[in-house]
RNA sequence: GUUUGAUCCUGGCUCAGAUUGAACGCUGGCGGCAUGCCUUACACAUGCAAGUCGAACGGUAACAGGUCUUCGGACGCUGACGAGUGGCGAACGGGUGAGUAAUACAUCGGAACGUGCCCAGUCGUGGGGGAUAACUACUCGAAAGAGUAGCUAAUACCGCAUACGAUCUGAGGAUGAAAGCGGGGGACCUUCGGGCCUCGCGCGAUUGGAGCGGCCGAUGGCAGAUUAGGUAGUUGGUGGGAUAAAAGCUUACCAAGCCGACGAUCUGUAGCUGGUCUGAGAGGACGACCAGCCACACUGGGACUGAGACACGGCCCAGACUCCUACGGGAGGCAGCAGUGGGGAAUAUUGCACAAUGGGCGCAAGCCUGAUGCAGCCAUGCCGCGUGUAUGAAGAAGGCCUUCGGGUUGUAAAGUACUUUCAGCGAGGAGGAAGGCGUUAAGGUUAAUAACCUUGGCGAUUGACGUUACUCGCAGAAGAAGCACCGGCUAACUCCGUGCCAGCAGCCGCGGUAAUACGGAGGGUGCAAGCGUUAAUCGGAAUUACUGGGCGUAAAGCGCACGCAGGCGGUCUGUCAAGUCGGAUGUGAAAUCCCCGGGCUCAACCUGGGAACUGCAUCCAAAACUGGCGAGCUAGAGUAUGGUAGAGGGUGGUGGAAUUUCCUGUGUAGCGGUGAAAUGCGUAGAUAUAGGAAGGAACACCAGUGGCGAAGGCGACCACCUGGACUGAUACUGACACUGAGGUGCGAAAGCGUGGGGAGCAAACAGGAUUAGAUACCCUGGUAGUCCACGCCCUAAACGAUGUCAACUGGUUGUUGGGAAUUAGUUUUCUCAGUAACGAAGCUAACGCGUGAAGUUGACCGCCUGGGGAGUACGGCCGCAAGGUUAAAACUCAAAUGAAUUGACGGGGGCCCGCACAAGCGGUGGAGCAUGUGGUUUAAUUCGAUGCAACGCGAAGAACCUUACCUACUCUUGACAUCCAGAGAACUUAGCAGAGAUGCUUUGGUGCCUUCGGGAACUCUGAGACAGGUGCUGCAUGGCUGUCGUCAGCUCGUGUCGUGAGAUGUUGGGUUAAGUCCCGUAACGAGCGCAACCCUUGUCCUUAGUUACCAGCACGUUAUGGUGGGCACUCUAAGGAGACUGCCGGUGACAAACCGGAGGAAGGUGGGGAUGACGUCAAGUCAUCAUGGCCCUUACGGCCUGGGCUACACACGUGCUACAAUGGUCGGUACAGAGGGUUGCCAAGCCGCGAGGUGGAGCUAAUCUCACAAAACCGAUCGUAGUCCGGAUCGCAGUCUGCAACUCGACUGCGUGAAGUCGGAAUCGCUAGUAAUCGCAAAUCAGAAUGUUGCGGUGAAUACGUUCCCGGGCCUUGUACACACCGCCCGUCACACCAUGGGAGUGGGUUGCACCAGAAGUAGCUAGUCUAACCUUCGGGAGGACGGUUACCACGGUGUGAUUCAUGACUGGGGUGAAGUCGUAACAAGGUAGCCGUAGGGGAACCUGCGGCUGGAUCACCUCCUU
Repeated sequence: GUUUGAUCCUGGCUCAGAUUGAACGCUGGCGGCAUGCCUUACACAUGCAAGUCGAACGGUAACAGGUCUUCGGACGCUGACGAGUGGCGAACGGGUGAGUAAUACAUCGGAACGUGCCCAGUCGUGGGGGAUAACUACUCGAAAGAGUAGCUAAUACCGCAUACGAUCUGAGGAUGAAAGCGGGGGACCUUCGGGCCUCGCGCGAUUGGAGCGGCCGAUGGCAGAUUAGGUAGUUGGUGGGAUAAAAGCUUACCAAGCCGACGAUCUGUAGCUGGUCUGAGAGGACGACCAGCCACACUGGGACUGAGACACGGCCCAGACUCCUACGGGAGGCAGCAGUGGGGAAUAUUGCACAAUGGGCGCAAGCCUGAUGCAGCCAUGCCGCGUGUAUGAAGAAGGCCUUCGGGUUGUAAAGUACUUUCAGCGAGGAGGAAGGCGUUAAGGUUAAUAACCUUGGCGAUUGACGUUACUCGCAGAAGAAGCACCGGCUAACUCCGUGCCAGCAGCCGCGGUAAUACGGAGGGUGCAAGCGUUAAUCGGAAUUACUGGGCGUAAAGCGCACGCAGGCGGUCUGUCAAGUCGGAUGUGAAAUCCCCGGGCUCAACCUGGGAACUGCAUCCAAAACUGGCGAGCUAGAGUAUGGUAGAGGGUGGUGGAAUUUCCUGUGUAGCGGUGAAAUGCGUAGAUAUAGGAAGGAACACCAGUGGCGAAGGCGACCACCUGGACUGAUACUGACACUGAGGUGCGAAAGCGUGGGGAGCAAACAGGAUUAGAUACCCUGGUAGUCCACGCCCUAAACGAUGUCAACUGGUUGUUGGGAAUUAGUUUUCUCAGUAACGAAGCUAACGCGUGAAGUUGACCGCCUGGGGAGUACGGCCGCAAGGUUAAAACUCAAAUGAAUUGACGGGGGCCCGCACAAGCGGUGGAGCAUGUGGUUUAAUUCGAUGCAACGCGAAGAACCUUACCUACUCUUGACAUCCAGAGAACUUAGCAGAGAUGCUUUGGUGCCUUCGGGAACUCUGAGACAGGUGCUGCAUGGCUGUCGUCAGCUCGUGUCGUGAGAUGUUGGGUUAAGUCCCGUAACGAGCGCAACCCUUGUCCUUAGUUACCAGCACGUUAUGGUGGGCACUCUAAGGAGACUGCCGGUGACAAACCGGAGGAAGGUGGGGAUGACGUCAAGUCAUCAUGGCCCUUACGGCCUGGGCUACACACGUGCUACAAUGGUCGGUACAGAGGGUUGCCAAGCCGCGAGGUGGAGCUAAUCUCACAAAACCGAUCGUAGUCCGGAUCGCAGUCUGCAACUCGACUGCGUGAAGUCGGAAUCGCUAGUAAUCGCAAAUCAGAAUGUUGCGGUGAAUACGUUCCCGGGCCUUGUACACACCGCCCGUCACACCAUGGGAGUGGGUUGCACCAGAAGUAGCUAGUCUAACCUUCGGGAGGACGGUUACCACGGUGUGAUUCAUGACUGGGGUGAAGUCGUAACAAGGUAGCCGUAGGGGAACCUGCGGCUGGAUCACCUCCUU
């Protein structure tokens, strides 16, 4: 950061940090210091990695020197030295981590040992012997190599002597050793080799030391119990043997032990440690480099030698592999350094040197040393430096963006002035060097001046690195910057391209035509010779919680009890000192980390000192607490004893009511059942009713948030047996207590087994209904079962979803069972134990809990760690079975969950309103026609509007035009706007072609202003900028509009409450048309709405009277306000008045208000209109207009002709006219209002049957005109019929408008005379001047209304009422909904993919047991063969070797198990997928409340039975609390 509309919690996922033996991508200047096969302990070509000593030996193959020489050669004479004998080394150093969970490692201890070289001490080093390699000769073999015969030496080998000390011992004794070599030398001796002396090195015995090694013990450090028992040399003892040494190490015998829930055994994994990384720490992860230890050396086994090995560059054997071979036989082991192949994402040179350090040998020089020192490669890591510095605004050019003004890149560049680190070139130049050699001096030793040793001086010398570090000089800004990111987390934004495509992505998520999220660019941000990505570890993660979490509802209390082990434990006192605390000592390797210093110019790095290493062990001291032991106490616990209540349990018996069945009587046609029915029963007599009988099960009322029990659970009455609880008072025991892993017992319902029983009820089943279906809900039947006995099962929403025990912490009220005191009382108070309700503090995420805690604490147990997969698979245990219990993983998602909030919704509830229903009136739906739409058709039938809220809508009017569509012709700066240049006034006449647009000719005409340059308007031509688009996007928009709805709502400020979303206000009691008003009130106020203000209409008044009007006066006409005159009336149009619940009565809370009345033209908003809150529908409109973006530009633009928008099997909407007598027709006669009129309305008159024509008066309108209103009324006729109704359709003839009525106008006359006789399901409007009905006018318009908008005339019926339908408002409730029920969501089936279980089996690995077999080797035995040293009595013996054999044993083999991995036809479920199929199970009372356990059934969700739960709505009742 991410669950939600929002909130708080729970909870997972993810990110930012640090790190790495890393790898990959892009990029790459220098240096220093480090690191560098993590994979195949895979296989290895080639070279090197362990030799050395001539001062141990016989010697002389090669080289050099020397001597002699007969010049052929000879001499080991010298330096030296191949091979050999011998000594030392090769057991170190170097590599690797396969094995190993303990024969290992770490820490601390221990006793029964060994020890070459080294150090110190003591003693000795005498005298003999026999061989053998080399060598020579011969033989075998391809080779490797081997054999025979002969010669020879030793510091090689073997006796003898000696023995201070050593070992053994019977304490007398016995046994056991050696080797010489070199330097120098005065006397003396000599066989001239030397002896002798001395020095040095060596050898033997022995003691001690140092260092090293072997052995033993304690403690510590991985996982799994789906590994619970393991073990026969096993555990101990005794004797023997073996070892350097303790020991079952081994063997014989004896005993039966030993290890294990404090986790044995088995399985898996793993070298261990100092330390490294991370972390605040505690911890967690790791064990590269460096250092200590261990193990291993192709695989397995084995010993030999040796001080040391069971031996990396030794041996033997077996096996696999590779190589050589003459096929007979041989050779080999890079997990040493380089290097090769292979594997892999991946890891270097077949380098130089022993100069230094170290090692081996040697007296030494020296030799050897892939240890080591260096170099090479790699940005693998850490550290340092550089890629320039200063100045420089015309803010250059270019790029990018732009609101076109500019901004930005940016002082950046260029330019100017400087510098030269590093790299480059040249020159100089430390340190790492100590030693060794030669010579010399002093000292030591010695008989000695010699030799040797030590120290000093002098001399010549020793460097791989190395073209070293470092210093100086030269030249020139010259040679040196990239990578990632820019939606949030997270620092950094714009343009273009793309269009759910391509792609991105750590999480959330971006992308469907304006992407800060993809790709590119500009700009920016971050790091920088690196930067990103991936992988991995720790952190954040208090997300395993020791520090430091939880379990009522989020995951989580075992269904309940008893109880072994374990854990924990009241009070007083003494003692011990295990825990605990303090001090001291030893140890805790070095390195590392930390601190203070020092050295490389700094740093990394190196280095000195200190601290630290939190640990372990030993000793001393303390005694409060815990613990052990001892002695007490009584408050915990228990026992005895008196009472009390109770559906506590078990057994036996008894009872009445009811259902059912049977028998008998009465009685007759129905009964039964449901929403309504049917199945069913009944004339063979049911139901009903009366009497009797049988049988089983359950116990009405009492009955109560009453009682009892550990829980499950327990309900008629009586008896017997029996458990527990409470209470009172005394006595006793003396911590006996609490909890409790395993274990044991109990454990509803269903189910199982055996045997009974069976009335009612009732899974399954059958039938009837319902339904689209109905494997259900409803009905009729009905079997298991329900009941009993015995035996199993062992699970439930087994719940208070709250483990048991104990202590403490305000109260109030009820109730059950006791006790005490008190009272006239059936009173009152106190107390113990239960059981309920409300509530202080406190707790809680909230809800809520609240002395019966979910508060504050203690003890012990159980359990949890994201959702799904899954309480599933496999394995184990239990079960007769059903099944139970224990209990995973792969895979998948970024959520899943809890509580509360606001809405919305409910086939939830309450209150209220509306032509919403009801009550009425008239319609639609049926007919014909008109009109619109869909569909179809078409070249086109232009486009839009689509539930209400599209459909006589945009369109207040399509023949052309309109017109946007189609066909054909045609134009390209364009029909229209602005700018530029040139020409021309503009304009106009006529002709021809063409469908026209248009084209070609043609006539007349020269205007206006002027500073004389020209200019203005207009026309034509030309070039481009541009015009133009009814092209797309109403889901980019503005504006306008519809709708809920003229519904009464929608909000805000401050305050208060709540962690918060939010609440309060706005709810409540009344009232209203109204959130209208009043009252109450943690709210007080306010705003937009309501109402009022506006217009109109209804009454009156005032003013003003022309074109309106005419009462009175006068004139005139056949007649008319026609005229004079008059404003009184009507009217007109301006302004006022009037109505406010104002008055009276009643109701109401004394309010608001309501009801009734008076007056009044009008009465409770008088009627009507305009006026439409916050918002909803991505509602409608880019085709009114405007507009972003995109698209077209000789066309998607423009002009024009003709056509189309008017089509027509059909369907729907809205209307008109009708179906007739309340009527039609004919004749006669009345009465309006509101409008229009100069491109107009058009009078009178005349003509025509008529539409109309003619005519022209009047009128720019209260004047003239359209213009006769019609229904009505008065008469006449028709007589219920497809008509004298109805008028469609069609024919003929006309009129008018218009350029033009063919497609396609209206009207007139004559004729024709269709359907239709009141309309199915369904549905619409209307509450009064309304519906219904009648006509009139207007806009549009050349013409063309049944439409629309207005106007008046005539003029009703009904409303009991709010149960129901629809819509709406308020309150409340439930919710799994929030795109908000047109919501959400479950399961089968079908398809695709993924992982997984079973599976006849199959193939590997590991391993147990039993057996076979037995190489090499060691040990034992040994009739065979051979045999130098010693002994011998000379025969032989001792001893040895070989051979044979026995034991042990590797590889191998057989059989049988276990375990693990892979695979397997088929099969099971699971998960994920786009919009598939079937239903609709759950969420609201989800339409049958849901869920849990169990059983049966069914395509599927599911249904049904039995028992349980509330985590069920609604209603009623009961109880309790507050006021």
Small-subunit ribosomal RNA from Platyophrya macrostoma, 1523 nucleotides, folded computationally.
The source organism's lineage runs through Eukaryota, Sar, Alveolata, Platyophryidae and Platyophrya.
It matches the Rfam family "Bacterial small subunit ribosomal RNA". Rfam links the family to the GO terms ribosome and structural constituent of ribosome.
The sequence is in RNAcentral, with records from ENA.